[in-house]
RNA sequence: GGCGCCAUCGUCUAGUCUGGUUUAGGACGCUGCCCUCUCAAGGCAGAGAUCACGGGUUCAAAUCCCGUUGGCGCUACCA
Repeated sequence: GGCGCCAUCGUCUAGUCUGGUUUAGGACGCUGCCCUCUCAAGGCAGAGAUCACGGGUUCAAAUCCCGUUGGCGCUACCA
């Protein structure tokens, strides 16, 4: 240099292939309340994601296309 894969709440992850009941879901964690003599466990509720960034296509994009950034892997060349 070339090719491929990955990037979604604090963390892990589903959804992407085949665009549409999505207000982007779940677990852990966090906050409040209940329960308990107290703590843990348990129950209820809540907050938390510009879906890496920019652009395009479309009535509609996390999802399709192009580019960029970062990470990982394979490979080629030079010495």